RNA sequence: CAUCACGGAUGAUCGCGCAGUUUAUUUAAAACUGUGAGGAAAGUCCAUGCUCACACAAGCUGAGAUGCUUGUAGUGUUCGUGCGCAGCGAAAUAAUAAGCUGCGGCUCCCAUUUAGAUGGGAUGACGGCAGGAAAAAAAGCUAAGGGGUUAAACCUAUGCUUGAGUACUCUUGAAAGUGCCACAGUGACGAAGCAGAUGUAGAAAUGCAUCUGGUGGAACGCGGUAAACCCCUCGAGUGAGCAACCCAAAUUUUGGUCGGGGCACUUUUCUCCUGGAAAUGAACAGAGAGAAGAGGCAGGGCAACUAUGCUCGUGCAGACAGAUGAUCAUCUCGGAUAAGACGUUACCGUUUUAUCUAGACAGAACAUGGCUUACAGUG
Numbered sequence: 001c002a003u004c005a006c007g008g009a010u011g012a013u014c015g016c017g018c019a020g021u022u023u024a025u026u027u028a029a030a031a032c033u034g035u036g037a038g039g040a041a042a043g044u045c046c047a048u049g050c051u052c053a054c055a056c057a058a059g060c061u062g063a064g065a066u067g068c069u070u071g072u073a074g075u076g077u078u079c080g081u082g083c084g085c086a087g088c089g090a091a092a093u094a095a096u097a098a099g100c101u102g103c104g105g106c107u108c109c110c111a112u113u114u115a116g117a118u119g120g121g122a123u124g125a126c127g128g129c130a131g132g133a134a135a136a137a138a139a140g141c142u143a144a145g146g147g148g149u150u151a152a153a154c155c156u157a158u159g160c161u162u163g164a165g166u167a168c169u170c171u172u173g174a175a176a177g178u179g180c181c182a183c184a185g186u187g188a189c190g191a192a193g194c195a196g197a198u199g200u201a202g203a204a205a206u207g208c209a210u211c212u213g214g215u216g217g218a219a220c221g222c223g224g225u226a227a228a229c230c231c232c233u234c235g236a237g238u239g240a241g242c243a244a245c246c247c248a249a250a251u252u253u254u255g256g257u258c259g260g261g262g263c264a265c266u267u268u269u270c271u272c273c274u275g276g277a278a279a280u281g282a283a284c285a286g287a288g289a290g291a292a293g294a295g296g297c298a299g300g301g302c303a304a305c306u307a308u309g310c311u312c313g314u315g316c317a318g319a320c321a322g323a324u325g326a327u328c329a330u331c332u333c334g335g336a337u338a339a340g341a342c343g344u345u346a347c348c349g350u351u352u353u354a355u356c357u358a359g360a361c362a363g364a365a366c367a368u369g370g371c372u373u374a375c376a377g378u379g
Base pairs, nucleotide, nucleotide: 004379005378006377008331009330010329011328012327013326014325016036017035018034019033020032021031022030023029038361042372043371045370046369047368048367049366050241051240052239053238054237055072056071057070058069059068060067078236079235080234082232083104084103085102086101087100088099105126106124107122108121109120110119111118127231128230130171131170132169138162139161140160141159145156146155147154177229178228179225180224181223190220194213195212196211197210198209199208200207201206245261246260247259265295266294267293268292269291270290271289272288273286274285275284296316297315298314299312300311301310302309303308333359334357335356336355337354338353339352340351341350342349343348
């Protein structure tokens, strides 16, 4: 430095929430028993389940679907994703997400080096901005050669410029199309490009190459930009979150405000009750009441005694402006200070005594799992 475990216990008094039992019931209370926030409860990076809404499909009941059950289709005017290969990766199996690991490629940063190589590191928004070739109609410039002239003048392109590096088109690739880089500057990526000088080809017109200059952050460097529009690959029902959801006053209906309700260790079956297309009834639903059963964790009792078995009328937080607290005493794990003893050159370590001190990060809020972050001290 990294990883793992612990990161307090007991008792009393007072107070708060929930459950059960007993009194009691003027609808509110009293007593007793039990119980009451973490390893991360945090982040919200990812996922599973649950509730509701929307969308699509199949089915169920019924005269009738707008109801209910089960599932996830639609491939796009939606959302996400992106270097390659392999592996690990949870919610009981499997699969996989975030994430992690290894090897390799590219890019960037640091050290060293003349450079390269080498070594180390990465919060890497790491798919796509590619490479070639190319006219004509028409207009214009020049006149070597040819024609013409006593000689000139003059005519003429097969030379050259514009058209145009445009139309059309080829190759590779899963995908390279349209844009943008203000002002300045000829020109900001278009086989683009101004001025001057030199050289070179040519009869000339003109072309090619190199250098210098100007503007600018950058002047052609296999430029930059897709966190520009977009294109391609792969994938995915979507959204919200217990403040979801249910009932619902004044007010007959509707609406859903004030207000009220409701879950909780997991799960199965049965009965009743409530609801259920204005009436009936069915499918079906219930976080409504009760009963019976199975399982997980913790604890008590008995037996066995390394393991383990039987049993118990035992327990498993459930709030909603949000309880789980305060004080005192004792104990323990540590820490600090002082003195003594032993070891040691010393620092310091071990131990005894005394005094002080629970002491880091930090509060459940639908449930769960992985990942990440914070953490005094001891082992």